[in-house]
Molecule: transfer RNA
Organism: Candidatus Elusimicrobium euhamitermitis
RNA sequence: GCCGAGGUAGCUCAGCUGGUAGAGCAACGGUUUUGUAAACCGUAGGUCGUGGGUUCAAACCCCAUCCUCGGCU
Numbered sequence: 001g002c003c004g005a006g007g008u009a010g011c012u013c014a015g016c017u018g019g020u021a022g023a024g025c026a027a028c029g030g031u032u033u034u035g036u037a038a039a040c041c042g043u044a045g046g047u048c049g050u051g052g053g054u055u056c057a058a059a060c061c062c063c064a065u066c067c068u069c070g071g072c073u
Stems, first nucleotide, its partner, number of pairs: 001072007010025004019056001027043005049065005
């Protein structure tokens, strides 16, 4: 330099053909317990890597760019 995969909650990842972004674990509160853990119930947490564009509407489509991993040279 070229090709491919990926970047979404604190962590691991979903998100079907564009229509208000989710799960598990973790955190916090509650119930229970002599107390802790476990279990159960609930709450909060997101500029979807960044910047533009298309669209009534973009995590998703288009362009540019940054980063990570793999392959080729």